[in-house]
RNA sequence: GGGGGUGUAGCUCAGUGGGCAGAGCGCCUGCCUUGCACGCAGGAGGCCAGCGGUUCGAAUCCGCUCACCUCCA
Numbered sequence: 001g002g003g004g005g006u007g008u009a010g011c012u013c014a015g016u017g018g019g020c021a022g023a024g025c026g027c028c029u030g031c032c033u034u035g036c037a038c039g040c041a042g043g044a045g046g047c048c049a050g051c052g053g054u055u056c057g058a059a060u061c062c063g064c065u066c067a068c069c070u071c072c073a
Stems, first nucleotide, its partner, number of pairs: 001072007010025004019056001027043005049065005
């Protein structure tokens, strides 16, 4: 330098007819306990990597850029 892949909650990851953004773990509050853990109930937490385009409407389609992984030279 070129090809391919990945980027969504603090972490690990789902999310294909383009139409309300989700799960597990973690965190907070309450219950339970002498206290802790476990358990139960509730809750907070997201510019969906960035910019632009298409569309009535984009995490999802298209282009460019950035970061990381991998292959070729």
Transfer RNA from an Acidobacteriota bacterium, 73 nucleotides, folded computationally. Model confidence (mean pLDDT): 83 of 100. NCBI's taxonomy places the organism under Bacteria, Pseudomonadati, Acidobacteriota. Rfam family: tRNA. The family's RNA type in Rfam is transfer RNA. It was read from a public genome assembly.